[in-house]
C1' cells in the first nucleotide's frame, strides 16, 4: 500500500509560535494577513477498541489506544425515481475519512 466490516445531517475551542495558501480529488461555493491551514500547549466532543455489570441484546462510565472540534464527508461527479424539459427533490453505488481485524 492492500482487503473486509461498521460508522459519517449530532457534539465539540482557547492561547502561543509560524507565516499563505486552505477546504483529499474534479466543478462550484467558503474560510484565510481582523492571520486560516499546520505545529505545540490546554480544555472539551464522541464512545470504535478497551473497562465494568449482564447469557445475550444492551446499558454504565470515560482512568488507558485511536479519532475528532467551519459549513452534511461543505455541496458536487456515476446509474435510478419524480418531472413534457431544465431546475429542485429522493434513493443507491463510487470516492473519501474514521476504528477494528487481516495482510
Nucleotide at each position: 500500500g492492500a482487503u473486509u466490516u461498521a460508522u459519517a445531517a449530532a457534539g465539540a475551542a482557547g492561547u502561543g509560535g509560524u507565516g499563505a495558501g486552505a477546504g483529499a480529488c474534479u466543478g462550484g461555493c467558503u474560510c484565510g494577513u481582523u492571520g486560516a491551514c499546520c505545529c505545540a500547549c490546554u480544555g472539551g466532543c464522541a464512545a470504535c477498541c478497551a473497562a465494568u455489570a449482564g447469557a445475550a441484546a444492551u446499558a454504565u462510565g470515560a482512568a488507558g489506544g485511536u479519532g475528532c472540534c467551519a459549513a452534511a464527508u461543505c455541496c458536487u461527479g456515476u446509474c435510478c425515481u419524480u418531472c413534457a424539459a431544465a431546475a429542485g427533490a429522493g434513493g443507491a453505488a463510487a470516492a473519501u475519512a474514521u476504528a477494528a481485524a487481516u495482510u

Predicted 3D model of a 103-nucleotide RNA (SAM riboswitch aptamer (S box leader)) from a Chitinophagales bacterium. It matches the Rfam family "SAM riboswitch aptamer (S box leader)". Rfam describes the family as follows. The SAM riboswitch is found upstream of a number of genes which code for proteins involved in methionine or cysteine biosynthesis in Gram-positive bacteria. The coordinates come from a structure-prediction model, not an experiment, and the mean pLDDT is 88. The source organism's lineage runs through Bacteria, Pseudomonadati, Bacteroidota, Chitinophagia and Chitinophagales. It was read from a public genome assembly, where an Rfam model found it.